[in-house]
Context: one part of a larger RNA
RNA sequence: UAUGCUUGUCUCAAAGAUUAAGCCAUGCAUGUCCAAGUAUAAAUUACUCAACGGUAAAACUGCGAAUGGCUCAUUAAAUCAGUUAUAGUUUAUUUGAUGAUUCUUACUACUCGGAUAACCGUAGUAAUUAUAGAGCUAAUACGUGCGUAAAAUCCCGACUCACGAAGGGAUGUAUGUAUUAGAUUAAAGACCAACUCGGGCUCGCCCGUUUUUCUGGUGAAUCAUAAUGCAUCUCGGAUCGCAAGGCCUCGUGCCUGCGACAGAUCAAUCAAAUAUCUGCCCUAUCAACUUUCGAUGGUAGGAUAGUGGCCUACCAUGGUUGUAACGGGUAACGGAGAAUUAGGGUUCGAUUCCGGAGAGGGAGCCUGAGAAACGGCUACCACAUCCAAGGAUGGCAGCAGGCGCGCAAAUUACCCAAUCCUGACUCAGGGAGGUAGUGACAAUAAAUAACAAUACCGGUCUCUAUGAGAUUGGUAAUUGGAAUGAGCGGAAUCUAAAUCCUUUAACGAGGAUCUAUUGGAGGGCAAGUCUGGUGCCAGCAGCCGCGGUAAUUCCAGCUCCAAUAGCGUAUAUU
Numbered sequence: 001u002a003u004g005c006u007u008g009u010c011u012c013a014a015a016g017a018u019u020a021a022g023c024c025a026u027g028c029a030u031g032u033c034c035a036a037g038u039a040u041a042a043a044u045u046a047c048u049c050a051a052c053g054g055u056a057a058a059a060c061u062g063c064g065a066a067u068g069g070c071u072c073a074u075u076a077a078a079u080c081a082g083u084u085a086u087a088g089u090u091u092a093u094u095u096g097a098u099g100a101u102u103c104u105u106a107c108u109a110c111u112c113g114g115a116u117a118a119c120c121g122u123a124g125u126a127a128u129u130a131u132a133g134a135g136c137u138a139a140u141a142c143g144u145g146c147g148u149a150a151a152a153u154c155c156c157g158a159c160u161c162a163c164g165a166a167g168g169g170a171u172g173u174a175u176g177u178a179u180u181a182g183a184u185u186a187a188a189g190a191c192c193a194a195c196u197c198g199g200g201c202u203c204g205c206c207c208g209u210u211u212u213u214c215u216g217g218u219g220a221a222u223c224a225u226a227a228u229g230c231a232u233c234u235c236g237g238a239u240c241g242c243a244a245g246g247c248c249u250c251g252u253g254c255c256u257g258c259g260a261c262a263g264a265u266c267a268a269u270c271a272a273a274u275a276u277c278u279g280c281c282c283u284a285u286c287a288a289c290u291u292u293c294g295a296u297g298g299u300a301g302g303a304u305a306g307u308g309g310c311c312u313a314c315c316a317u318g319g320u321u322g323u324a325a326c327g328g329g330u331a332a333c334g335g336a337g338a339a340u341u342a343g344g345g346u347u348c349g350a351u352u353c354c355g356g357a358g359a360g361g362g363a364g365c366c367u368g369a370g371a372a373a374c375g376g377c378u379a380c381c382a383c384a385u386c387c388a389a390g391g392a393u394g395g396c397a398g399c400a401g402g403c404g405c406g407c408a409a410a411u412u413a414c415c416c417a418a419u420c421c422u423g424a425c426u427c428a429g430g431g432a433g434g435u436a437g438u439g440a441c442a443a444u445a446a447a448u449a450a451c452a453a454u455a456c457c458g459g460u461c462u463c464u465a466u467g468a469g470a471u472u473g474g475u476a477a478u479u480g481g482a483a484u485g486a487g488c489g490g491a492a493u494c495u496a497a498a499u500c501c502u503u504u505a506a507c508g509a510g511g512a513u514c515u516a517u518u519g520g521a522g523g524g525c526a527a528g529u530c531u532g533g534u535g536c537c538a539g540c541a542g543c544c545g546c547g548g549u550a551a552u553u554c555c556a557g558c559u560c561c562a563a564u565a566g567c568g569u570a571u572a573u574u
Stems, first nucleotide, its partner, number of pairs: 001570005009445001011443001015438001016405001022403003026400003031063002037060002043055003061424001070358003080279003084275003089272002094268005108238001112143002119135001122132002152171005159164001172235001174232008197208004216223001237261001239260004244256004248251001281329003288320003295317008333355003337348004360381002363378003383394004411436001413435003419432001420430003451480003454476010485514001487507001490504003517563005522544002528558001530557004539546002
């Protein structure tokens, strides 16, 4: 694990892994809106006459759908575990920082352009979440595109004897490429040029003294950072809500707060992807394996987010192996772990946590920050469904449920109340998850009686001992009242709503029929040499054995033994 018999209570609770990663009817399992993107619904509800009142189906837009859940087919240095690394990379979201520079003739900057859905109507098919044609109308959809100080630096440069200089141009950020900086242990003296300070003074000389400037970080960089040239054109808000206030030159002028949502770069975060070292079951009836169809290395290029034979070109001839390569097997996903064990070990690990892989089989791809996604798409193969025969459609190893397979496994239930997740979100959704149902997989606690009197049978003790008393056991279809739950049930509680538990009225026990079982009684191995039946038959017996007419072993009765709400059997394993 399965199965047989039995089963009263409480708690807890595994469960179609093994066999077929076999096939699936039906239903559901992923959707989502705030004050704050888009409303002329010919929807509803308030008014009041107004423009755009409120609620709000639908639809556009945004985000999610790459999480979760399931399964274990593949897979044996692969996965995985521990370890180290990215100076070899990408990263939606969240958090924190940063961004005055946009070009230029006559010009929208108080705000630009053109569509499209929902809607309305027309058409058409047997048929699908299929569509076409006509007519409108939105944006944070799709596009276009202004304005905002001063200074400084660099380049060119009319002109100029020279010193210089009117004037003109460029300089945000990002990407590509090229160049440069990103420094740093010899010491002392003399001289030259400019030059700071002090002293002497003969006033233009002398002596002495200094100063010659900045350079982050790592073990390590072609790092951070900065500069220049060329090329490209990423970003630099034409958005939404709430609250309205202040200043005057009273124009319906100027200024202004708190948020929301966008958007670029840098970091952190959440991750991801690769890589380093070490480690794996059986097998030699597997001894050599790999390589011009990449095997091992080099150079260059391509591709990639990025390293790399990852791929291509050109070279070299390497690389692994008795310390077991290569091949084969595995009823092999790996680990954390489980069982057993004095210690060492042995066996198991499909299964709730971590990692991997997969969605009938292979392959390819779109979208996206993220997928080689399957409750996405496209082919092929296998299987299957509907059909008016022209065509169309599908993927339960999600939750239920069905068939099949088998020794072998539950309800087409209720709910988002809890735990959390997703979304534009306090509100919606969630077969994630929870709650019941089935459930002797396991595990927990522990009812089926307790007491007394009487009768009888004992043991021990005291004494005045052929009796009396004390004390302590057992046996009684003798008697007695007390105590309780199992059950049933009014209520509370529990709960999303219930159930159960818990609390609590009423009812609820004498053969307390409210009746405990399963296996055994020769030995191993606790317990009968009792009775009846059978007669080497029927049967028992794990093993030894029993049975042929007195069976301690069969079939029964009685009695007894063991474990006990459980016990037996089979199998695997220690």
This is a predicted structure of a 574-nucleotide part of an RNA (small-subunit ribosomal RNA, 5' domain) from Spirogyra sp. UMW4A. Its mean pLDDT, the model's own confidence on a scale to 100, is 81. Rfam family: Eukaryotic small subunit ribosomal RNA. Gene Ontology terms of the family: ribosome and structural constituent of ribosome. The family is grouped with related families in Rfam's "SSU clan". A reference for the family is Yusupov et al. (2001), "Crystal structure of the ribosome at 5.5 A resolution", Science. The full RNA is in RNAcentral, with records from ENA and SILVA. Taxonomically the source falls in Spirogyra (Eukaryota, Streptophyta, Spirogyrales, Spirogyraceae).